A computed fold for an 85-nucleotide RNA from a Pseudomonadota bacterium, annotated as c-di-GMP-I riboswitch aptamer.
It was read from a public genome assembly, where an Rfam model found it.
Lineage of the source: Bacteria > Pseudomonadati > Pseudomonadota.
Rfam family: c-di-GMP-I riboswitch aptamer. Gene Ontology term of the family: cyclic-di-GMP binding. Rfam describes the family as follows. GEMM was predicted in a large-scale screen for bacterial structured RNA regulatory elements.

RNA sequence: CAAACGCAAGGGCACACCCGCUGUGAGACGGGGUCGCAAAGCUUCGGCUCUUGAUCGCCAAGAACAAGAGGGCUGGGCUACCUGA
Repeated sequence: CAAACGCAAGGGCACACCCGCUGUGAGACGGGGUCGCAAAGCUUCGGCUCUUGAUCGCCAAGAACAAGAGGGCUGGGCUACCUGA
């Protein structure tokens, strides 16, 4: 110096819920809040879940198609603070 690990320290983010705002909706954004997180930082490339539309199905269950949402569902990719062993 680099990689891996994650005890400590300095810190960081912010589930649920509430308020405001926005969207048909899933949800996003801002404020409060703090369950948790060593990548709970970024990214839809793969899987998964959810929403909307129309179609198939006698109805229902369900199926596939199109367009979206979720990075705190997960795998992958990229980046990153600190120091002890």